[in-house]
c-di-GMP-I riboswitch aptamer from Peptococcaceae bacterium UBA5757, 83 nucleotides, folded computationally. It matches the Rfam family "c-di-GMP-I riboswitch aptamer". From the family's description: GEMM was predicted in a large-scale screen for bacterial structured RNA regulatory elements. Genes associated with GEMM are involved in a diverse array of functions, including chemotaxis regulation, signal transduction, secretion and chitin. Gene Ontology term of the family: cyclic-di-GMP binding. The literature on the family includes a 2008 paper in Science by Sudarsan et al., "Riboswitches in Eubacteria Sense the Second Messenger Cyclic Di-GMP". The prediction has a mean pLDDT of 90. Of the family's consensus pairs, 95% are formed in the model. It was read from a public genome assembly, where an Rfam model found it. Lineage of the source: Bacteria > Bacillota > Clostridia > Eubacteriales > Peptococcaceae.
This record gives sequence, structure tokens and C1' cells, in this order.
RNA sequence: CUCCGAUAAUAGCAAACCUGGCGAAAACCAGGGACGCAAAGCCACGGGUCUAAAGCAUUUGCCAUGACAGCCGGGUUGCCGAA
Repeated sequence: CUCCGAUAAUAGCAAACCUGGCGAAAACCAGGGACGCAAAGCCACGGGUCUAAAGCAUUUGCCAUGACAGCCGGGUUGCCGAA
């Protein structure tokens, strides 16, 4: 240094749920709260998933230009150091 990774140390993030905000919705933001996480830091690039306002069809369908990085790959940056 690379891989790897602990019942180590230090720091960190925060699912469900609740309250408030925001949005057409999915979602997101803030506070509370911890199921978990060694990239659960960052990037929608590939696949996937969610939503469907507008639009198109026309009665419930299609569709991302909206989202999800805590679904899987990929890229990129980074703390610690037992085996």
C1' cells in the first nucleotide's frame, strides 16, 4: 500500500413509528426515536423498484421530465487496524 475486517478504540449515520412542514403523488426536510449499518459518505451511470401531476389513449391503462444510494452492480472519496 492492497485485500480484508473484530464482542478492539474513536467518531458517525439512523429503519419502523410519532409530531410538524413540503409535494399531485412517490418521496423529501426538521425534531423525537433506534431496526440496523465499515462506506447506511457522495454520484441515478447500468439493471431494478415506487409514484403518475402534465401528456397520450379514453374509464383505467400507458408514460419520468419526479423519486429511491438502507435493492443489486459500477464510479469516487474516506476513519480505525486485531486476525